[in-house]
RNA sequence: AGAGUUUGAUCCUGGCUCAGAACGAACGCUGGCGGCGUGGAUAAGACAUGCAAGUCGAACGGAAUUCAAACCGUAGCAAUAUGGGAUGAGUUUAGUGGCGAAUGGGUGCGUAACACGUGGGCAAUCUGCCGGAAAGUGGGGGAUAACUCGUCGAAAGGCGAACUAAUACCGCAUGUGGCCAAGUAGGACAUCCUGCUGAAGCCAAAGUUGGGGCAACCUAACGCUUUCUGAUGAGCCCGCGGCCUAUCAGCUUGUUGGUGAGGUAACGGCUCACCAAGGCUAUGACGGGUAGCUGGUCUGAGAGGACGACCAGCCACACUGGAACUGAGACACGGUCCAGACUCCUACGGGAGGCAGCAGUGGGGAAUAUUGCGCAAUGGGCGAAAGCCUGACGCAGCGACGCCGCGUGGGGGAUGAAGCUUUUCGGAGUGUAAACCCCUUUCGACCCGGACGAAGUCCCGCAAGGGAUUGACGGUACGGGUAUAAGAAGCCCCGGCUAACUACGUGCCAGCAGCCGCGGUAAUACGUAGGGGGCCAGCGUUGCUCGGAAUUACUGGGCGUAAAGGGUCCGUAGGCGGUGCGGCAAGUCGGAAGUGAAAUCUCGAGGCUUAACUUCGAGGCUGCUCCCGAAACUGCCGUGCUCGAGUGCGAGAGAGGCGAGUGGAAUUGCAGGUGUAGCGGUGAAAUGCGUAGAGAUCUGCGGGAACACCCGAAGCGAAAGCGGCUCGCUGGAUCGCAACUGACGCUGAGGGACGAAAGCUAGGGGAGCAAACAGGAUUAGAUACCCUGGUAGUCCUAGCCCUAAACCAUCAGAACUGGGCUUGAGCCCUGUACGGGGCUCGUGCCGUAGCUAACGCGAUAAGUUCUGCGCCUGGGGAGUACGGUCGCAAGGCUGAAACUCAAAGGAAUUGACGGGGGCCCGCACAAGCGGUGGAACAUGUGGUUCAAUUCGACGCAACGCGAAGAACCUUACCUGGACUUGAAGUGCACCGGACCAUCUGAGGAAACUCGGACUUCCCGCAAGGGACUGGUGUAGAGGUGCUGCAUGGCUGUCGUCAGCUCGUGCCGUGAGGUGUUGGGUUAAGUCCCGCAACGAGCGCAACCCCUACUCUUAGUUGCCACCCGUAAGGGGGAACUCUAGGAGGACUGCUCCGGAUAACGGAGAGGAAGGCGGGGAUAAGGUCAAGUCAGCAUGGCCUUUAUGCCCAGGGCUACACACGUGUUACAAUGCGCGCUACAAACCGCAGCAAACCCGCGAGGGGGAGCGAAUCGGAAAAAAGCGCGCUCAGUUCGGAUUGCAGUCUGCAACUCGACUGCAUGAAGCUGGAAUCGCUAGUAAUGGCGUAUCAGAUCGGCGCCGUGAAUACGUUCCCGGGCCUUGUACACUCCGCCC
Repeated sequence: AGAGUUUGAUCCUGGCUCAGAACGAACGCUGGCGGCGUGGAUAAGACAUGCAAGUCGAACGGAAUUCAAACCGUAGCAAUAUGGGAUGAGUUUAGUGGCGAAUGGGUGCGUAACACGUGGGCAAUCUGCCGGAAAGUGGGGGAUAACUCGUCGAAAGGCGAACUAAUACCGCAUGUGGCCAAGUAGGACAUCCUGCUGAAGCCAAAGUUGGGGCAACCUAACGCUUUCUGAUGAGCCCGCGGCCUAUCAGCUUGUUGGUGAGGUAACGGCUCACCAAGGCUAUGACGGGUAGCUGGUCUGAGAGGACGACCAGCCACACUGGAACUGAGACACGGUCCAGACUCCUACGGGAGGCAGCAGUGGGGAAUAUUGCGCAAUGGGCGAAAGCCUGACGCAGCGACGCCGCGUGGGGGAUGAAGCUUUUCGGAGUGUAAACCCCUUUCGACCCGGACGAAGUCCCGCAAGGGAUUGACGGUACGGGUAUAAGAAGCCCCGGCUAACUACGUGCCAGCAGCCGCGGUAAUACGUAGGGGGCCAGCGUUGCUCGGAAUUACUGGGCGUAAAGGGUCCGUAGGCGGUGCGGCAAGUCGGAAGUGAAAUCUCGAGGCUUAACUUCGAGGCUGCUCCCGAAACUGCCGUGCUCGAGUGCGAGAGAGGCGAGUGGAAUUGCAGGUGUAGCGGUGAAAUGCGUAGAGAUCUGCGGGAACACCCGAAGCGAAAGCGGCUCGCUGGAUCGCAACUGACGCUGAGGGACGAAAGCUAGGGGAGCAAACAGGAUUAGAUACCCUGGUAGUCCUAGCCCUAAACCAUCAGAACUGGGCUUGAGCCCUGUACGGGGCUCGUGCCGUAGCUAACGCGAUAAGUUCUGCGCCUGGGGAGUACGGUCGCAAGGCUGAAACUCAAAGGAAUUGACGGGGGCCCGCACAAGCGGUGGAACAUGUGGUUCAAUUCGACGCAACGCGAAGAACCUUACCUGGACUUGAAGUGCACCGGACCAUCUGAGGAAACUCGGACUUCCCGCAAGGGACUGGUGUAGAGGUGCUGCAUGGCUGUCGUCAGCUCGUGCCGUGAGGUGUUGGGUUAAGUCCCGCAACGAGCGCAACCCCUACUCUUAGUUGCCACCCGUAAGGGGGAACUCUAGGAGGACUGCUCCGGAUAACGGAGAGGAAGGCGGGGAUAAGGUCAAGUCAGCAUGGCCUUUAUGCCCAGGGCUACACACGUGUUACAAUGCGCGCUACAAACCGCAGCAAACCCGCGAGGGGGAGCGAAUCGGAAAAAAGCGCGCUCAGUUCGGAUUGCAGUCUGCAACUCGACUGCAUGAAGCUGGAAUCGCUAGUAAUGGCGUAUCAGAUCGGCGCCGUGAAUACGUUCCCGGGCCUUGUACACUCCGCCC
């Protein structure tokens, strides 16, 4: 010191959350020791029991008792025993009396107050005990407790009678003195105070003990009385200071003051009588809520904020409320009285009690201790003292509640054990950690010793001195010793913030979570483990406080759009205020003094082994008071000034306001004329009006409202707002002059006035328009938009209402700070005057600096400053509720909370999108041609069915798709039967054998199972080894099982669309932009030009192939001008065709025109071909979690006598249906028959197969030739020529079915193709809708081929014949570029109500 979280990303605003410190804490897990602290925060709720205030016999009379004891009695001979006992000495003590009990200790109920803090005042006061001083203490009297007797009562407790003492009580005497009228001197803040003098009157007292003495008496100590004084303590008064609430705005009758009296220690309405009518309040009275206050404590850099446990000062209280008594002191915690509630006792009549003292109990609560020891110390009460009392206090006990300290061992020890975890199986981690070796012994355990804290007090003594005695803690601290690594570690966390990662389990389940968020099968976020991080006798959690939060901003924030400027003006209080001089000294500044308790805090020292803790010293305590001084600034007083402000004079501008009058256009109504069938209205209509005469048109009349053009970046006004013209009344601003006043100013809480529209009240008015309402349309509906009507209202007068996106979303005033342009008003200068320049006031635009999150603002500031006011503090709830107030009402103003969310927002960026715009393209539409959708069949799919109908593909971009070919096989599916190291592959171990091939038996559907025969490799002398192979075992094989959302590779699609990016530079806080936009052009980001860009890459194009032309080379199997030959063929030729190598050719090269002279376009020439000639191959960055784990590969998971493998049979071919893609048709541009031409490309040895023969035919026989420019498939078909058919379910159409066949193949039943004969279905051109195609294309005709034993209407190719149309880009679909809006970003199939 910051961090996380709003977004696809960015900057800002803003809230929420976290990291820190702290606690009288509590809870969870864990727990070795010690020191010092600390511990009922809740029920000021209730309390059993014990203790917490007594003491003095040296104040007094007694009583009890002990000892001594003269003396007396009883028993005894006596000793003696026993009883009584004057007197004396002790001890104890109920009572009288004195002092204390008003301190100490507890608690925080009440209290917002002179209660507290601080500083003052009392000239308005008191003060026991204590200190100092002065003077006294004489002499009497009468009682009363106790005790005794009687009596009442259960008790508590009384009552009566009689007796008695005092330091108890009461007169009298004395009067140092005190009180006190008056005088006098001095002093003082108004009262009065002090000193002196002082008339009359009034006012005291107590003895006890010791010593001496026969006694009287003397003496000492302690007492007692009066007075003065000090000290201490207390009382009263005042200034200032410290909570929330205005949704509490008015409060007050002893109230405010006076006079007099009473009362008090004392002032005072403190109380009372009378008189006056005051007093307090926005600087917050009164009311409500909360609360003991302070020193201080916690936090914070500080300023602040929160708190007021322990310790200390003050206050208040003592079951609740009230009251007084005693006393120096109380309205009295352990006193009294009264009332109340509660508890207890009771004989029912009546009594007793007060833990907020220390322990303790139950209760409440998350929660807070022992019914301990001691008066040894410190302190207190009483006493002459000894001493007694003291739950104050000193100690101990309990609690990790806090702070502090210590320990649980230290050193060595492996290329590193085991175990555990993980792994790519090689290893890695735990980890020097352990074991093991060496060492040490704090704390704890045991043994021995053992304190300081103690000073005093008492006794002896003249004194010095001597003697006696006192420790709760505690046998504790501490010291010494013995033995052993021996007895002593946990808690939280590991996705980011935040330090620390893997495995398994789980599968949006279980769970986690402070915020963001994790979990739906590969979870570093859940649970466990291993490992790691943090802290450590603790660690986490929860609660609360401050911090971070500049998130209430004094220090230190804001208000154009994020929350926030009041709708506007006037103005009260208040705040602020130009300039010169003089004075004062309140603020301010300097100096001095007092105070600011101690503790706390900081610094420096000291004491406990250290520290915590504690002692001493210093500082500080930021404050208050008083005195002295200064006079710059603020203030106050006085006196001036003119620039602020205002006045005056002069001038012009203006929809400024109010009132009255007046004008024309238009709408509408009424009356009349002309005139006839419609008018009106809409996207199209209808409602409506009209033959009873509308609409149209003309004339006249009425009425209301608003003022076209002029009219604008215009003007005026405080804002709302103001618009025909004229007149009257009236406000403000501006300019010029510089005569007057002399700071008269600015702002403005409350307050007042004004305040669009709508609305309200009353009365008018009412043409047009028009909420509500009615009807007609639209629509799924249409309480709307559109249409026809139409009432309030809109207008006027009077009175209310008081709101608005009342906006420049920008409060008012003042000053300062570059410019340019525009426009309104006034004035000045000027030489070219319908011009130029300047000053002031207003209205706008663009922009410098600066500011701003950016957008933007920018002398009309959102810049730089000052003054005053208003307002804001996350979103929602909500401008809601309640209260108050205003209003006739509607409603306005003021204005919350519970609860809930982790955001809500501003500006800008990149995309995407738009029934936004601009430009452009594509068989995209349009223009055409032919189809699909209807029929039958083929084929694929869905669905259904089934033992199985294996699986995948699903808009375009699945559906004649994977499949270039399912009868078995294929085959993955089903049924049944077999096998288990397996059908195939690899390694190892063991056993056996050559293996293979061949022949063969039994069962069986086969697979398979059980057998037989035959056979014997290489090296080596041998043993044995090797290759191959069978078997057994093992490691492992196998899986078309799952996951295409774990993947590679490949593919589809947008799209052959023209795009997608990078480097450097520049711009921007940043996301990002620029480049790539712009002007042209292109099929093209193609090219040219321009430009803060300059270059480059991937795409485009070109390079490649086919095709169109020519040349050249070559000339067999091809070709033929020529010869021989029927043909085959031979000879010859190299011209042509053809074949296939090479080359040329086309480049806007040429001409003209257009264009910026460019790129390029148009036209033309030439050319086989012309502007990328035609076709193909080739497809950027990306999008769709697109498709494929079943082509292959592959992570993970699953399976292992089965989800593997083998076999037979079945299935993938099912069939009420639905869809896609096709074939054949519906016919005459046709069909049938006959005759007759012209191709290209391709294929062929497990092959193509000719001729010839047989069969109606499929085909059979046959086998020449050919690995093919040679032979074969092979006939091309449409076309052409001819004949028939004549519009019909037909000589169209061929489905379906029957019979008979052919071919392939182990095998055509399920389930092949083809042939012949017979049969002859639907169908007569196809609804909504929809597809392809722009030229050698569509359409149409046939031919070939891959796969393949066979099997095709499909796929891929080939050639023949060969069109129509394109005006054009408005619309539909898709796409490209620029721009705009956005609340979208899983991006419009969005978001949202």

About this RNA: The RNA shown here (small-subunit ribosomal RNA) has 1393 nucleotides and comes from bacterium enrichment culture clone heteroC52_4W. Its Rfam family is "Bacterial small subunit ribosomal RNA". RNAcentral holds the sequence, with entries from ENA and SILVA.